[in-house]
A computed fold for a 93-nucleotide RNA from uncultured Rhodopila sp., annotated as Glycine riboswitch aptamer. It matches the Rfam family "Glycine riboswitch aptamer". Rfam's curators write: This family represents the bacterial glycine riboswitch. The sequence was found by an Rfam model in a public genome assembly.

RNA sequence: GCACCCGCCGCGGGAGAGUGCGGGGGCGACUCCGCCGCCGAAGGCGCAACCGGCCCCCGGAAACGCUCAGGCACAAGGGACCGCGACGGGUAA
Numbered sequence: 001g002c003a004c005c006c007g008c009c010g011c012g013g014g015a016g017a018g019u020g021c022g023g024g025g026g027c028g029a030c031u032c033c034g035c036c037g038c039c040g041a042a043g044g045c046g047c048a049a050c051c052g053g054c055c056c057c058c059g060g061a062a063a064c065g066c067u068c069a070g071g072c073a074c075a076a077g078g079g080a081c082c083g084c085g086a087c088g089g090g091u092a093a
Base pairs, nucleotide, nucleotide: 004090005089006088007087009085010084011083012082013081018036020035021034022033023032024031025030037072038071039070043068044066045065046064050060051059052058053057
């Protein structure tokens, strides 16, 4: 010490699925309980995909699977991931 990698922050983009039914509360927004149906892209869990190793065992592990959690009109919020930027750390020639 740039690219690059990681972390963190900011900005932008960002899907899916019920205006479900019943009961209670509330002026309303909405909220509580029960029931059924769904979604997967916070998180969590799983391993057979995949990767690695001291290789018939072990480890890691997905946008795959499960739906515990969360979510299912609009709005708001959240949102994996992508892009841009700053900061911090690492670091080739």